[in-house]
Context: one part of a larger RNA
């Protein structure tokens, strides 16, 4: 000099953009942070409507009861998603990360292609009845549905097998409808379309595994190793492999630093520096690890699963003492620790995600607002004129000098802040109607394109523009002995004090304290800490 996730002191007008527990991976009250689908299913607790009955009536209706008939929908079965998104850096010196490669693998949803989607069965929740328990919750009996579950059929370019051969699947739903069939009717069979379902192919995406090289300090750590190193056979896995087991051999690593100890998430990058290098890894992005501590598996395409399960432990809470409940390193917030770090805010309007045909619902992701000069950037605190060089202050050699065009006065402007009015863009969509095309027996329906209509904003009193009024509301901090830009007076008298280094202070101190003046930076200025 540059820099910082900074803190402290004094001071503080506005705006934009960023950033904001670096310490206790300490403990957490409260609310919210993952749901959704009725176009899978049986249904109907709530709300709204229809229908039927009854009662009342001011003849308008109102109330009650019944009915899942409709819109919808609590709880439940079922599907998909809760493995993403969000947080933290404790552990880890490691194939963890970075980089360059490899072959023995899996991959829901999505795309592509081929084939299929036939015919049956038995249960079970919800519900009803009964019982137990303080609670969490549990038990028995009975009824019922499915895209839940299980056989049968079919079976290849799939799996096993050298061949021959053997083996393996499925589920329906919605919308619309001319003929034919069933039906009293609704409707169904049937037909069409769409969405699904099953098996397989290839892709895309994601994931797993292996290898070369690189990746902090210590030798006051020199030897380490028994599934250890290799082989054979088997098991196991999606898959290779001592990954595991049996047997056999006796190997493997190490001064090119093994082992041990300490420290540490790694990287793109950030800071500094002419560079080489050094230091760092906040924010943003990629990877990894963790989710009260330790261990384990279940489900699933994917987890050894932050807001799932089980066991053990510590802690907190409830208890009828028998037993139960919990996990903010999600967003806010509280206590504690600390020099120190924000709101128990708004909205799903946009972007993205989950579910859904869709409408839509959910989303503390996200977008916004709030707080903080924490940082960077921009703007303002007025402009011109004005010498009687006013008054006052300070200095003085008492003449004067200086503060100083500074002020006052005169003329002008109104950024920003204030008040009033106007007012973009962030909005694309979705939905409705019409036309054309495709599908089709069809002018239904569905899909696509185009046109028109309707219409969605948290921010928001938005940005921006116009008008009004008034110089009106807006300057401090540090320093002035040398380094280092800036000097005098008074007080003090080795005292009080200053100090980054040299050093000042013991009676004229430009070095202490105050004042006048000056210098530097400026909504900041200094100090401390830290890196180069």
């Nucleotide at each position: 000099g540059a820099u910082u996730g900074a803190a402290c002191g004094c001071u503080g007008g506005c705006g934009g953009c960023a950033u904001g527990c670096u310490u206790a991976a300490c403990a957490c009250a409260u609310g919210c942070a993952a749901g959704u689908c009725g176009a899978a299913c049986g249904g109907u607790a709530a709300c709204a409507g229809g229908c039927a009955a009854a009662a009342c009536u001011u003849c308008g209706g109102u109330u009650u009861u019944g009915u899942g008939c409709u819109g919808a929908c609590g709880a439940g079965u079922g599907g998909c998603g809760g493995a993403c998104g969000g947080g933290u850096g404790a552990g880890u010196a490691a194939c963890g990360c970075g980089u360059a490669g490899g072959g023995a693998u899996c991959u829901a949803c999505c795309c592509u292609a081929u084939a299929g989607u036939g015919g049956g069965g038995g249960a079970u929740a919800a519900c009803c009845c009964g019982c137990g328990g303080a609670a969490g919750c549990g038990c028995g009996g009975g009824c019922u549905a499915a895209u839940a579950c299980c056989g049968c059929a079919u079976a290849a370019u799939c799996u096993c097998g050298a061949u021959a051969g053997a083996g393996c699947a499925a589920a329906g739903a919605a919308u619309g409808g001319g003929a034919a069939c069933u039906u009293a009717a609704c409707a169904g069979u049937c037909c069409a379309u769409u969405c699904g379902c099953u098996a397989u192919u290839g892709g895309a995406u994601g994931a797993a595994c292996c290898u070369g090289c690189g990746u902090u300090g210590g030798a006051u750590u020199a030897g380490c190793u028994a599934g250890u190193u290799g082989g054979u056979a088997g098991g196991g896995u999606a898959a290779u492999g001592g990954c595991c087991u049996a047997c056999c051999a006796a190997g493997g690593c190490g001064a090119c630093g093994a082992u041990c100890c300490a420290u540490a998430g790694c990287u793109g990058g950030u800071c500094u520096g002419a560079g080489a290098g050094g230091a760092c890894g906040a924010g943003c992005a990629g990877c990894c690890a963790c989710a009260c501590u330790g261990g384990a598996a279940c489900u699933g395409a994917g987890a050894a699963a932050c807001g799932g399960u089980c066991c053990a432990g510590a802690c907190u809470c409830c208890u009828a003492c028998g037993g139960g409940a919990g996990g903010c390193a999600g967003c806010a917030g509280u206590g504690g620790g600390g020099a120190a770090u924000a709101u128990u805010a708004g909205a799903c309007a946009a972007u993205g995600g989950g579910c859904g045909c869709a409408a839509g619902c959910c989303u503390g992701a996200u977008c916004u607002a709030g707080c903080a000069a924490u940082g960077c950037c921009g703007c303002g605190u007025g402009u011109g004129u004005g010498a009687a060089g006013a008054a006052g202050g300070c200095c003085u050699g008492a003449g004067g000098g200086u503060u100083g065009u500074a002020a006052a006065g005169c003329a002008c402007u109104u950024u920003c802040a204030g008040c009033a009015g106007g007012g973009a863009g962030g909005a694309a969509a979705a939905c409705c109607u019409g036309u054309u095309c495709g599908u089709u027996a069809a002018u239904a329906g569905c899909g696509a394109a185009c046109a028109g209509g309707c219409g969605u904003g948290a921010c928001g009193u938005u940005a921006c523009c116009u008008g009004c009024a008034c110089a009106a509301g807006a300057a401090g901090c540090a320093c002035c002995g040398g380094c280092u830009a800036a000097c005098u007076c008074u007080g003090u008298g080795c005292c009080a004090g200053c100090a980054g280094c040299c050093g000042c202070g013991g009676u004229a101190a430009u070095a202490c304290a105050g004042a006048g003046g000056g210098u530097g930076c400026a909504a900041g200025c200094g100090u401390u800490a830290a890196u180069c």
This is a predicted structure of a 532-nucleotide part of an RNA (small-subunit ribosomal RNA, 5' domain) from a metagenome.